[in-house]
Context: one part of a larger RNA
């Protein structure tokens, strides 16, 4: 000099765009953050309304909340760096070892039946979370049997290949479905291709320490077997005795890589915050279930630690999601607004949900921008410092004083782009479910951005520094005291070096101090 997620002092108009727990991955009170579908399913409060009534009520239809069963979603999106020196990331190949719901295209189907269970209803147990028992009912919930376009195995026969599970024929076994509707759809089951996403393997890159030099029994490899989507000691019985290592094994310490980002002319050196990829974790720890995906943040279960409820038998929890609270800390914000916009989830849809996301609040925490007024005005006011002191020199065109201007702030007024889709209504064209067009309906942010009036210099400057490095001088006071100091170094009676004062340098809504990088 230059950077910063910075903190502290003193100071402090305004905007714009960004950023805000770097320390305890420490505990968390309370809200919200993941649902949604009646066009899968019995069906029920309730409200409308008809009939009948012995005026208590029964019946019928039409709409129907909430709850249940089912379908998809919850595996995405959000946060956080503890862990991990690893094929965990980067970068390049490989899967003849593999999987992918939803989407898109292609073929082929989609029959006959069954037997349950929640809901309701009736009863019990519990403080309480919860839970038992009977009867009874329905699906796109479960089972069963036909059909086999295909797909799976075997067995033969082949074909390309560098190659083991790549591939074509043929014969056998096996192995599927589900309805709904306004009858157009919308869905259902078997392939087969695609497109998204992932799984695995491999070369080569990846901190530090030899005052860590030997490590290693599932260890290294073979054979059979199990396991998986899948290869493979992944796991298991035998067999073998191997593997690794100065080109640094193993062990210790540190660390989430990585696009980038500071710096430097570059090499390099430093760093991994915002954003963008990838891995990890989700009160420490371990299992596995559901599934197309999990070993799952806001799911199960089990240990453990901690926390609350209890009628002492039992039970609940799990902010590293948004806010907010305690602590810790130099040190980091609102218990706000709305889905109007993108995107997401689930629905034919309209819609619901969404602390994603877009906004506003707070903060000089950075960067930019503008403003604190322009022009005149004395051989030069007053006061104020110095001095060679009846003078004069500086502050100083500074000020007063005339004239002008009105950025900004304030105060009225007008007032947005961000909206086009979708949906509804219409027209046209046609391949008949599609496009084109027209018109309507939707905006938190916000009465905000921005414009336009009014008045009036009115609402607006400080923070380091002045011995050299280093722009920028002198009086006072102090007297090796009190104190400065980045380094050399001042102070012990004239200190340009400490305090004040007066002048003056730089940089300005900031200026300095500390830190930490280059």
């Nucleotide at each position: 000099g230059g950077a910063u997620g910075a903190a502290c002092g003193c100071u402090a108009g305004c905007g714009g765009a960004a950023g805000a727990c770097u320390u305890a991955a420490u505990a968390c009170a309370u809200g919200c953050a993941a649902g949604u579908c009646g066009a899968g399913c019995g069906g029920u409060a309730u409200a409308g309304u008809g009939a009948c009534u012995u005026c208590g009520g029964u019946u019928g239809c039409u709409a129907g909340a909430g709850a249940g069963c089912g379908g998809c979603g919850c595996a995405c999106g959000g946060g956080u760096g503890a862990g991990u020196a690893a094929c965990g990331c980067g970068u390049a190949c490989a899967u003849g070892a593999c999987c992918u719901a939803c989407c898109u295209c292609u073929a082929a189907g989609a029959u006959c039946g069954g037997g349950a269970u929640a809901g309701c209803c009736c009863u019990g147990g519990g403080a309480a979370a919860c839970u038992g028992g009977g009867a009874u009912u329905a699906a796109u919930a479960c089972c069963g049997g036909a059909u086999g376009u295909g797909a799976u195995a075997a067995u033969a026969a082949g074909u390309a290949u560098a190659a083991g599970g790549a591939u074509u024929u043929a014969u056998u076994a096996u192995u599927a479905a589900a309805g709904u509707u306004g009858a157009g759809g919308c869905g259902c089951u078997u392939a087969g291709a695609g497109a998204u996403g992932g799984g695995u393997g491999u070369g080569c890159g990846u901190c530090u320490g030899a005052u860590u030099a030997g490590c290693u029994a599932g260890u290294u490899g073979g054979u059979a077997g199990g396991g998986u989507a899948a290869a493979g000691g992944c796991c298991u019985a035998c067999c073998a005795a191997g593997g690794c290592g100065a080109c640094g094994a193993u062990c210790a310490g540190u660390a989430g890589g990585g696009g980038g980002c500071g710096u430097g002319a570059g090499a390099g050196c430093g760093u991994g915050a915002u954003c963008c990829c990838c891995c990890a974790c989700a009160c420490g720890g371990g299992u596995a279930c559901u599934g197309a995906g999990a070993c799952a943040c806001g799911g199960a279960c089990c240990c453990g630690a901690c926390u609350c409820c209890u009628a002492c038998g039992g039970g609940a929890g799990g902010c590293a999601g948004c806010a907010g609270u305690a602590g810790g800390g130099a040190a980091u914000a609102u218990u706000g607004g709305u889905c109007a916009a993108u995107g997401g989830a689930c629905g034919g849809a309209a819609g619901u949900c969404u602390g994603a996301a877009c906004c506003a609040g707070c903060c000089a925490u950075u960067c930019c921008g503008c403003g604190u007024g322009c022009a005149g005005g004395a051989a030069g006011g007053a006061g104020g410092u110095c001095c060679u002191a009846u003078g004069g020199a500086c502050u100083g065109u500074a000020a007063a004083c005339u004239g002008c201007u009105u950025u900004u702030a304030g105060c009225a007024g007008a007032g947005a782009a961000g909206a086009a889709a979708c949906g509804c209504c219409u027209u046209c064209a046609u391949u008949u479910a599609u496009g084109a067009g027209g018109g309507u309906c939707u905006g938190a942010c916000g009465g905000u951005a921005u414009c336009u009036g009014c008045g009036g210099a009115a609402u607006a400057a400080g923070c380091a520094c002045c011995g050299g490095c280093u722009a920028a001088c002198u009086c006072c006071g102090u007297g090796c005291c009190a104190g400065c100091a980045g380094c050399c170094g001042c102070g012990g009676u004239a200190a340009u070096a400490c305090g004040g004062g007066g002048g003056g340098u730089g940089c300005a809504a900031g200026c300095g101090u500390u830190a930490u990088c280059c």
This is a predicted structure of a 518-nucleotide part of an RNA (small-subunit ribosomal RNA, 5' domain) from an uncultured Bacteroidota bacterium.
Its mean pLDDT, the model's own confidence on a scale to 100, is 86.
Rfam family: Bacterial small subunit ribosomal RNA.